[in-house]
């Protein structure tokens, strides 16, 4: 410089173009003498930014930012 991989909830990750999810974690109840563990249940997400395609994008086109590898 160039190619490749990734950007989603507080952590690690999933998600045929049609409601954006799952462990853990964290609050609230339950159990318990009590804590752990274990059960119910709840909050948390401007899907990296801008655009475009589309009746409809996390997902398909392009641009650009970060961040990991490879190359020169």
């Nucleotide at each position: 410089u160039g190619c490749g991989g990734g950007g989603u909830a507080g952590a690690g990750c999933a998600g045929c173009g049609g409601c954006a999810g799952c462990u853990c974690g964290u609050g609230u109840g339950g159990c318990u003498c009590a804590u752990a563990a274990c059960c119910a249940c709840a909050a948390g997400g401007u899907c990296g930014c801008a655009g475009g395609u589309u009746c409809g994008a996390g997902u398909c086109c392009u641009g650009c930012c970060c961040c990991c590898g490879c190359u020169a």

Predicted 3D model of a 72-nucleotide RNA (transfer RNA) from Candidatus Saccharibacteria bacterium RIFCSPHIGHO2_12_FULL_41_12.
Its mean pLDDT, the model's own confidence on a scale to 100, is 85.
Rfam family: tRNA. It is annotated as a transfer RNA. Its family is annotated with triplet codon-amino acid adaptor activity in the Gene Ontology.
The organism belongs to Candidatus Saccharimonadota, within Bacteria.